Background: Predicted 3D model of a 124-nucleotide RNA (FMN riboswitch aptamer (RFN element)) from Akkermansia muciniphila. Its Rfam family is "FMN riboswitch aptamer (RFN element)". Its family is annotated with FMN binding in the Gene Ontology. It was read from a public genome assembly, where an Rfam model found it. NCBI's taxonomy places the organism under Bacteria, Verrucomicrobiia, Verrucomicrobiales, Akkermansiaceae, Akkermansia.
RNA sequence: AAGCGUCUUCGGGGCUGGGUGUGAUUCCCAACCGGCGGUAAAGCCCGCGACUGCCUUGACUAUCAAGGCACUGACACGGUUUCAUUCCGUGGCCGACAGUAGAGUCUGGAUGAAAGAAGCGCGU
Numbered sequence: 001a002a003g004c005g006u007c008u009u010c011g012g013g014g015c016u017g018g019g020u021g022u023g024a025u026u027c028c029c030a031a032c033c034g035g036c037g038g039u040a041a042a043g044c045c046c047g048c049g050a051c052u053g054c055c056u057u058g059a060c061u062a063u064c065a066a067g068g069c070a071c072u073g074a075c076a077c078g079g080u081u082u083c084a085u086u087c088c089g090u091g092g093c094c095g096a097c098a099g100u101a102g103a104g105u106c107u108g109g110a111u112g113a114a115a116g117a118a119g120c121g122c123g124u
Stems, first nucleotide, its partner, number of pairs: 001124001003122003007119004016030004031105002033095002035048004043093002052070008075091005097108003
């Protein structure tokens, strides 16, 4: 140091002010936020997870477990450099489902799950 594990812990942020209205943190004007791995330091480059839908198998009877498939948003220009859509500057863009006056930011599934991170143990 590879690899392995019925092991342990950790593992997502954000509506402040104003306007309209019976009613909106949902509309309008401004505001605010950015999971994990890779790579020159990344929400918008590549990949992954989550959410959502479907299928198979098992339990078993309408929900749960395991596995599989589908779906899966968004960036340009200039500068520095050996190397940056990652840094610096400028201007942009994006954000599951259910509820509710139409939601990236509220409430809920979720004191959940998980990409993964650290540790511990085994091990040649």